[in-house]
Molecule: RNase P RNA; transfer RNA
Organism: Thalassobaculum sp.
RNA sequence: CCAGACGGCCGGAUGGCCGCUUUCGGUGCCGCCCCGGGAAUCGCCCGGACCGGCGCCGGGGGAGGAAAGUCCGGGCUCCACGGAAACAGGGUGCCGGGUAACGCCCGGCGGGGGCGACCCCAGGGAAAGUGCCACAGAAAGCAAACCGCCUGUCGCGCCGGGAGACCGGUUCGGCAGGUAAGGGUGAAAGGGUGCGGUAAGAGCGCACCGCGCGCCCGGCAACGGGGGCGGCACGGCAAACCCCACCCGGAGCAAGAUCAAGUAGGGACGGCCGGCCGGUUCUUCGGAAUGCGGCCACGCGGGUUUUCGCGCCGCCGUCCGGGUCGAUCGCGCGAGGCGCCCGGCAACGGGCGUCCCAGAUGAAUGGCCAUCCAUGCGGGGCAACCCGCGGGACAGAACCCGGCUUACAGGCCGUCUGGCGUU
RNA sequence: CGGGGUGUAGCGCAGUCUGGUAGCGCAUCUGCUUUGGGAGCAGAGGGCCGGCGGUUCGAAUCCGUCCACCCCGACCA
Numbered sequence: 001c002c003a004g005a006c007g008g009c010c011g012g013a014u015g016g017c018c019g020c021u022u023u024c025g026g027u028g029c030c031g032c033c034c035c036g037g038g039a040a041u042c043g044c045c046c047g048g049a050c051c052g053g054c055g056c057c058g059g060g061g062g063a064g065g066a067a068a069g070u071c072c073g074g075g076c077u078c079c080a081c082g083g084a085a086a087c088a089g090g091g092u093g094c095c096g097g098g099u100a101a102c103g104c105c106c107g108g109c110g111g112g113g114g115c116g117a118c119c120c121c122a123g124g125g126a127a128a129g130u131g132c133c134a135c136a137g138a139a140a141g142c143a144a145a146c147c148g149c150c151u152g153u154c155g156c157g158c159c160g161g162g163a164g165a166c167c168g169g170u171u172c173g174g175c176a177g178g179u180a181a182g183g184g185u186g187a188a189a190g191g192g193u194g195c196g197g198u199a200a201g202a203g204c205g206c207a208c209c210g211c212g213c214g215c216c217c218g219g220c221a222a223c224g225g226g227g228g229c230g231g232c233a234c235g236g237c238a239a240a241c242c243c244c245a246c247c248c249g250g251a252g253c254a255a256g257a258u259c260a261a262g263u264a265g266g267g268a269c270g271g272c273c274g275g276c277c278g279g280u281u282c283u284u285c286g287g288a289a290u291g292c293g294g295c296c297a298c299g300c301g302g303g304u305u306u307u308c309g310c311g312c313c314g315c316c317g318u319c320c321g322g323g324u325c326g327a328u329c330g331c332g333c334g335a336g337g338c339g340c341c342c343g344g345c346a347a348c349g350g351g352c353g354u355c356c357c358a359g360a361u362g363a364a365u366g367g368c369c370a371u372c373c374a375u376g377c378g379g380g381g382c383a384a385c386c387c388g389c390g391g392g393a394c395a396g397a398a399c400c401c402g403g404c405u406u407a408c409a410g411g412c413c414g415u416c417u418g419g420c421g422u423u
Numbered sequence: 424c425g426g427g428g429u430g431u432a433g434c435g436c437a438g439u440c441u442g443g444u445a446g447c448g449c450a451u452c453u454g455c456u457u458u459g460g461g462a463g464c465a466g467a468g469g470g471c472c473g474g475c476g477g478u479u480c481g482a483a484u485c486c487g488u489c490c491a492c493c494c495c496g497a498c499c500a
Stems, first nucleotide, its partner, number of pairs: 001419010012372007020062012034048005064394001068405002071403005076252004082308006089248005094108005109123001110121004124243002129241002131237003146183002148179008157170005191209006210232001211230003215226004256329004266320007274296005279290004299312003322499003336355008373392001375390006424496007433449004443480001451467005473489005
């Protein structure tokens, strides 16, 4: 210098003018209420304090690294869904650690990729069971035998020997067997390579590699190393059901609380279900009807069941109506930011100091000008540079926090790798 | 702001749970029939299943992520 890997940070700056929002202080006017005084009467006048409204002046604060997607995990609030157990359902998945928690992060292990820095992996269990493996292929999971190879035998031939009977060899075909080396199908065919061995072959035997089961050593563990035994049994798929281990109640700030205003605490239909007392209506005085009220039971209240307990008083479903379109709280001191020190490889934890840093609700955080900063195009110049024009990424809080993912013009810093050149 | 659903041919839909040549109706085109048109009959074309990535021999289907569209939800009684 070129090419690349990883980590971190910024994401326009300064000044002026105008504007928006919030908060604090001061001040002017108005209103309500209270206190004191006066007038002497329901209602007035004067003064003071609190609160509220509308203005004015001054000071302070005012978007993000993703505020986004809403994919995970929590805080918070409500739901007696309160406690316990079982089942169902959902999720996670090598090991150890961090954390409030996590599917996140850190460190390690194993596998894969790269010359390397380094990167990627939903990475438990397929000898518990079920299921699937289309097409092709002989055979797709208790294996099987299409072509081929080999042996025996039979038949038609051919060759050689022989005078002949016959003997030997051999092509082709049939039958009976052996084989799983080779071919072929497939994503996948019951270990791989080599030597021996055999009629041909084959873990049939041996060596190495792979695999399985014990042992020893190291490590908290995942796992690694060594040595022994076994000739190989055990194909793949669990982001198929499932098994194992662990975790999980639901809804969400339109949660929820308070105040104000207003209406009809309303009605229709369907389904299910008891008793007692009272009320009301009807009555042929025997009763009948009636969800109008009370109590008990049933029932209802988390997806189901059981048990203890609590609440509601008809329950469930579908539909039609009435009123409001307001205010306040929740609402920002928090798993908070920054700096230093200590522990830890790290994620992170502990201690000390310091700071207060958006809270809107038809929804504020903006506009213009100047200079600078990078940057694109054109022109000039050997070059540094100068002139003109353009333009400043993705995007914007809405209860809050920790992550992940996605979008992003451009720029800066640090560590490291490979190559080339020079010394 | 919160919650839920859908995406397959020009249009409306099935297939997705349980992976194995992607289908139905209307529409389009061609031929027959008719004097011609319509109707009818016969036949044909048209899809990379919203995009990307992963699991698998194999993905519309299973998993992850992104995109687009649609629906519901104010309070009181």